[in-house]
Molecule: transfer RNA
Organism: Phycisphaerae bacterium
RNA sequence: AGUCGGUUAGCUCAGUAGGCAGAGCAUCACGUUGUUAACGUGACGGCCGCGGGUUCAACUCCCGCACCAACUU
Numbered sequence: 001a002g003u004c005g006g007u008u009a010g011c012u013c014a015g016u017a018g019g020c021a022g023a024g025c026a027u028c029a030c031g032u033u034g035u036u037a038a039c040g041u042g043a044c045g046g047c048c049g050c051g052g053g054u055u056c057a058a059c060u061c062c063c064g065c066a067c068c069a070a071c072u073u
Base pairs, nucleotide, nucleotide: 001072002071003070005068006067007066010025011024012023013022019056027043028042029041030040031039049065050064051063052062053061
C1' cells in the first nucleotide's frame, strides 16, 4: 500500500427481503426461603463507531473517515 471481516445495552452477542431495537449475563426492586445463594416476577439500561447521501421511512442500501482483527505485498 492492497484485500476481506467487524464496530448494536455495563459484558457476550442476535437482528437479510428497509417499516416501533432484542436475548443471555450483570445491576436494582419485590416474592419464596431460617440466612447467603438458588429460583420466580418485574424494572433499569441503546440517539445501533463518526460524518454525509438515497428513500415517505435506514442498524439494514451507497460514499468517506476512525478504530479492532486477519491475510497479501